Large-subunit ribosomal RNA, domain VI from a marine eukaryotic metagenome, 250 nucleotides, folded computationally. RNAcentral holds the full RNA, with entries from MGnify. Model confidence (mean pLDDT): 83 of 100.
Context: one part of a larger RNA
RNA sequence: UGUUUAAGUCUGAGAGGAAGGACCAUUUAGUACGAGAGGAACGGUGGUUCGGUGCCUCUGGUGUAUCUGUUAUCUGAUAAGGUACGCAGAGCAGCUACGCACCACAUCAUAAGUGCUGAAAGCAUCUAAGCACGAAGGAUACCUCGAAAAGAGACUGAGAACAGUUGCAAAAGACAACUUUGAUAGGGAUGGAGUGUAAGUAUCAAGCUUCGGCGAGAUAUUCAGCUCGCAUCUACUAAUAGUUCGAAAU
Numbered sequence: 001u002g003u004u005u006a007a008g009u010c011u012g013a014g015a016g017g018a019a020g021g022a023c024c025a026u027u028u029a030g031u032a033c034g035a036g037a038g039g040a041a042c043g044g045u046g047g048u049u050c051g052g053u054g055c056c057u058c059u060g061g062u063g064u065a066u067c068u069g070u071u072a073u074c075u076g077a078u079a080a081g082g083u084a085c086g087c088a089g090a091g092c093a094g095c096u097a098c099g100c101a102c103c104a105c106a107u108c109a110u111a112a113g114u115g116c117u118g119a120a121a122g123c124a125u126c127u128a129a130g131c132a133c134g135a136a137g138g139a140u141a142c143c144u145c146g147a148a149a150a151g152a153g154a155c156u157g158a159g160a161a162c163a164g165u166u167g168c169a170a171a172a173g174a175c176a177a178c179u180u181u182g183a184u185a186g187g188g189a190u191g192g193a194g195u196g197u198a199a200g201u202a203u204c205a206a207g208c209u210u211c212g213g214c215g216a217g218a219u220a221u222u223c224a225g226c227u228c229g230c231a232u233c234u235a236c237u238a239a240u241a242g243u244u245c246g247a248a249a250u
Base pairs, nucleotide, nucleotide: 007156008155009154010153014145015144016143017142020050021049022048023047024046025045026044027043033038051103052102053101054100055099059097060096061095062094066090067089068088069087070086071084072083073082074081075080092229106140107139108138113133114132115131116130159245160244161243162242164178165177166176167175184238185237186236187234188233189232190231191230192228193227194226195225200221201220202219203218204217207214208213
């Protein structure tokens, strides 16, 4: 752009997929079979490995949000900070694999092949008429896409977009949630989580001392202080106010 008319929900012609592949053990069973020696299978169960898809409860990794210790230097000192992810120890969420979950059966038509009935050809013959089986292969089944499927489909029948607050989404578009009839984001409260016991004060104190003092550190206050991309609650703040298009023409 078309389909001849918002918008939404479908159908499913068709397209794609390998979404599974293999192996082992066990049972069947020391059975069938076989004089014995030996020794199966159909089916069932459990697992391993390769591959695929998804996820983060657990385990591990990362974790330049965060907390703590400490080095150099700067802010006059303390406290608190800046710079070097400085280094080191932890680590929620998120993202991940080394972690976790799942990835049938079956049906139909067949190939080679196996048959039944059966003539041509009084017999025989799976085939000529007819009928039945038969593969990791084909088509269904399963997953995804799919009205531009030109035979261009169906149903419902009025709203949609911009602007605004956003994220389970994200290069831009798109997608998804909300917009006061509101928990969408921020803030606040509570919970939970991380780190590991803040500052100040009090007491004690190794050691040093010019004997005046200085004082690392320890204990208590204090599972403190700090932080939070998490959960719940809460309209305090901002989603106000609005704008445009939309039902064709005959």